Context: one part of a larger RNA
Molecule: large-subunit ribosomal RNA, domain II
Organism: Candidatus Moraniibacteriota bacterium
RNA sequence: UCCAGCGAGUUAGUUCUAUGUCGUUGACUAAGCAACUUUGUUGCGGAGUCAGAGUGAAAGCGAGCCUGAAAGGGCGAAUAUAAUGGCAUGGACUAGACCCGAAGCCAGGUGAGCUAUUUAUGAGCAGGGUGAAUUUGCUGUAACAGGCAAAGGAGGCCCGAACCCACGAGCCGUGCAACACUCGGGGAUGACUUGUGAAUAGAGGAGAAAUUCCAAUCGAACUUGGCGAUAGCUGGUUCUUCCUGAAAUAGCUUGAGGGCUAGCGCUUAUUAAAUGAGCACAAUAGGUAGAGCUACUGAAUGAGAUCGGCGCGGUUCGCCGUAGCCAUCUCAACCAAACUCCGAAUUAUUGUGUUUCUUAUCUAAGCAGUCAGAACUCCGGGGCUAAGCUCGGAGCUCAAAAGGGAAAAAGCCCAGAUCACAAUCUAAGGUCCCCAAAUCUAUGUUAAGUGGUAAAGGAGGUGAAAUUUCUUAUACACCUAGGAGGUUGGCUUAGAAGCAGCCAUCCUUUAAAGAGUGCGUAACAGCUCACUAGUCUAGAGAUUUUGCGCCGAAAAUUCAACGGGGCUAAACAUAGUACCGAAGAUGUGGGCAUGUAGUUUCCUCGGAAAUUAUAUGCGGUAAGGAAGUGUUCCAUGCGCAUUGAAGCGUCAGGCGUGAGCCAGCGUGGAGUGCAUGGAAGUAAGAAUGCUGGA
Numbered sequence: 001u002c003c004a005g006c007g008a009g010u011u012a013g014u015u016c017u018a019u020g021u022c023g024u025u026g027a028c029u030a031a032g033c034a035a036c037u038u039u040g041u042u043g044c045g046g047a048g049u050c051a052g053a054g055u056g057a058a059a060g061c062g063a064g065c066c067u068g069a070a071a072g073g074g075c076g077a078a079u080a081u082a083a084u085g086g087c088a089u090g091g092a093c094u095a096g097a098c099c100c101g102a103a104g105c106c107a108g109g110u111g112a113g114c115u116a117u118u119u120a121u122g123a124g125c126a127g128g129g130u131g132a133a134u135u136u137g138c139u140g141u142a143a144c145a146g147g148c149a150a151a152g153g154a155g156g157c158c159c160g161a162a163c164c165c166a167c168g169a170g171c172c173g174u175g176c177a178a179c180a181c182u183c184g185g186g187g188a189u190g191a192c193u194u195g196u197g198a199a200u201a202g203a204g205g206a207g208a209a210a211u212u213c214c215a216a217u218c219g220a221a222c223u224u225g226g227c228g229a230u231a232g233c234u235g236g237u238u239c240u241u242c243c244u245g246a247a248a249u250a251g252c253u254u255g256a257g258g259g260c261u262a263g264c265g266c267u268u269a270u271u272a273a274a275u276g277a278g279c280a281c282a283a284u285a286g287g288u289a290g291a292g293c294u295a296c297u298g299a300a301u302g303a304g305a306u307c308g309g310c311g312c313g314g315u316u317c318g319c320c321g322u323a324g325c326c327a328u329c330u331c332a333a334c335c336a337a338a339c340u341c342c343g344a345a346u347u348a349u350u351g352u353g354u355u356u357c358u359u360a361u362c363u364a365a366g367c368a369g370u371c372a373g374a375a376c377u378c379c380g381g382g383g384c385u386a387a388g389c390u391c392g393g394a395g396c397u398c399a400a401a402a403g404g405g406a407a408a409a410a411g412c413c414c415a416g417a418u419c420a421c422a423a424u425c426u427a428a429g430g431u432c433c434c435c436a437a438a439u440c441u442a443u444g445u446u447a448a449g450u451g452g453u454a455a456a457g458g459a460g461g462u463g464a465a466a467u468u469u470c471u472u473a474u475a476c477a478c479c480u481a482g483g484a485g486g487u488u489g490g491c492u493u494a495g496a497a498g499c500a501g502c503c504a505u506c507c508u509u510u511a512a513a514g515a516g517u518g519c520g521u522a523a524c525a526g527c528u529c530a531c532u533a534g535u536c537u538a539g540a541g542a543u544u545u546u547g548c549g550c551c552g553a554a555a556a557u558u559c560a561a562c563g564g565g566g567c568u569a570a571a572c573a574u575a576g577u578a579c580c581g582a583a584g585a586u587g588u589g590g591g592c593a594u595g596u597a598g599u600u601u602c603c604u605c606g607g608a609a610a611u612u613a614u615a616u617g618c619g620g621u622a623a624g625g626a627a628g629u630g631u632u633c634c635a636u637g638c639g640c641a642u643u644g645a646a647g648c649g650u651c652a653g654g655c656g657u658g659a660g661c662c663a664g665c666g667u668g669g670a671g672u673g674c675a676u677g678g679a680a681g682u683a684a685g686a687a688u689g690c691u692g693g694a
Base pairs, nucleotide, nucleotide: 001694002693003692004691005690006689011095012094013093015092016091017090018089019088020087021086022085023084024083025082026050027049028048032044033043034042035041036040054061055060064075065074066073067072098236099235101233105226106225107224108223109222110221116200117199118198119197120196121195122194123193124192125190127159128158129157130155134151135150136149137148138147139146163187164186165185167184168183169182170181202218204214205213206212211220239628240627241626242625243624244623249262250261251260252259253258263370264369265367266366267365268364269363274355275360276357277356278354279353280352281351282350283349284348285347290342291340292339297336298335301332302331303330304329305328306327308326309325310324311322312321313320314319373398374397376395377394378393379392380391381390382389403414404413405412418590419589420588421587423586424585425584429580430579431578432565433564434563438577440576441575442574443573444572445571451567457551458550461548462547463546464545465544466543467542468541469540470539479534480533481532482531484508485507486506489503490502491501514529518527519526591618592617593616594615595614596613597612598611599610600609601608602607629683631680632679633678634677635676636675637674638673639672640671647667648666649665650664653662654661655660
């Protein structure tokens, strides 16, 4: 990993409740007793329970009672309606209560053959080195002290095997090994090492102290029991078909990944009326968008005004001046979620109408699930007008929705799958090839592969529109010629001559020529421009708006920013005609459900079933409801079987929407099926499920 088997809503209750059904009309017995066909039937048993009258705290009163001074109010009666017991089913509660799963808590025991410390008694430590005390001799001293030599052999002394340890590295790391091996390392007469016997026990012991050790187990050992501890947590929870079909919100919660009530779903029953949805009209509500502000509250710009106040200056003290500040006023322009003299559209509520939908509505009861939501569009708050961000409101899809499109794709666009069809029409989106359908029509644009990423900014790209200037009295551009004189203007300066800088910027000759547009010189010089004439010849220049393009444009494994090929249209804009295109619509046929109408059969006369026609519906998670299949056993009836039961295998047959059922063949060798009821150890793919096998 696979296969087979096993494996999860059960049982109980003098409990409560709802639905269905049966009995009785008041219902039922419990314990107990008796009988018998004796481990389960029958009979007796009315103790008791529920109902039959309510109301009040109660005394009590009673179809009424209570309250209140009263008015009135609360609960009842009356019309109406049922009551009780059994069984079945749904739900609740109490129990382990659908199954598996803790870490833990408590009690009783077992452990110191591992290890920690202690205790009693034993054992072990090659070899080498150092050379303390002390003693002796000599010397020395007044005597001591002291000195030298020899002897001596101390030490948690030194080096280093056994032995003990475990500091470094390597190796190993499904190992030789649940801590080893190799090479180095530390201690090695000591607080040393070690054998054996013994002591200390879990609310504890031991500890040269690390939460360290107490048998591979230690912030409290192991084991048995309480025990099926508890688990608001995770996982799992087994056949089919049909009908309906959510929520991810509010309030409260030691509440936030849990619950309770409401909201939203299902089922049953009542109600059938303009009840609901939609639409139309009318009325009402409102202060948003917008707008406005000498209409308030504030913000805020410019111009001006004033016997105004302050400041400053002057002053003859009367006052005057004032590029300042404040206030007020006038004019002009303007801002605001917490401004409003105004003010929509949508919206909401109510009423009336409408028959488009056709019960969708309301009420009551039973059963739920949901309380982590997500993207997108619009309106807002927070944030950076950041986020696949976060929090509200309105909507939509997903969730719980398949199909077509967007290359690929939960939430975007189109569209809601009952089943079948080698039929038709369309939606979004497309029509050169991949790839179904136009190499379609008409008019333009783009030259950038723009299309097929991006900004500020930049540009004689190019199309369109508009305004304006010059122009046969010859424009614009090229070319030829001129571009002068006073004068080197004055100042400044070493110099300043058109051209460093400052000031002024005139006059003359002229067709025209600046006290000079740029280059240049140390300063001059030189070149050039403005300006003028000639030549030539028909348009030339400037500005604005706009369409499509260009640059700006750098990333990490070739192309990699059209899905690819490839495209100059197969790109873009405008207009048009065809076609393709989905599980949409239509067509044909089938199934199921519900309603209506008809027919037939049965009947407890209420209805039920079958069938025909017709209308409508049939995506679906959690969840609710309905109808069935299958397994084991029991009762009754009827069957099959050695002329071959069950089981198993095979299979190309038949039936059923399906779970499944029935045949055939093979194997097998003794039991087993159908109908109607009943009872459950009743269905397996998942639980790091359990057991066995491969």